[in-house]
RNA sequence: UGACCAUCCCGAGCGGCCGAGAGACCUGGAUCGAUGAAGCCGCAGCAACCACUUGGUGCCCUAUAGAGGUACAGGACGGUGCUACCGCCAGGACCGAUGGAGA
Numbered sequence: 001u002g003a004c005c006a007u008c009c010c011g012a013g014c015g016g017c018c019g020a021g022a023g024a025c026c027u028g029g030a031u032c033g034a035u036g037a038a039g040c041c042g043c044a045g046c047a048a049c050c051a052c053u054u055g056g057u058g059c060c061c062u063a064u065a066g067a068g069g070u071a072c073a074g075g076a077c078g079g080u081g082c083u084a085c086c087g088c089c090a091g092g093a094c095c096g097a098u099g100g101a102g103a
Stems, first nucleotide, its partner, number of pairs: 001103001004100005013043005021032002025092005044083003049079002052075003056072005087095001
């Protein structure tokens, strides 16, 4: 960088620096923001995609074994991600974001 799969109405914020805009883009609307937006840093938290892990049950495999695989349920040390508003809402488009596996 392009193609694929899953998710996007649950959940979770304080401090420091900075200083005017912000939530991806376009149009419209409703919002947030000098009682400090966005961004960066620190700490904390949420969650369970990946990795790891626990126990039971079903299924597969097997020799009615053991080991293994898989689905469901749980844990939360690690890799990401996320922590106003349903991806803020409606419409639009080669939509976007995050994760996974892979080229």

The RNA shown here (SAM riboswitch aptamer (S box leader)) has 103 nucleotides and comes from Arthrobacter sp. H14. Model confidence (mean pLDDT): 80 of 100. Its Rfam family is "SAM riboswitch aptamer (S box leader)". Rfam links the family to the GO term regulation of gene expression.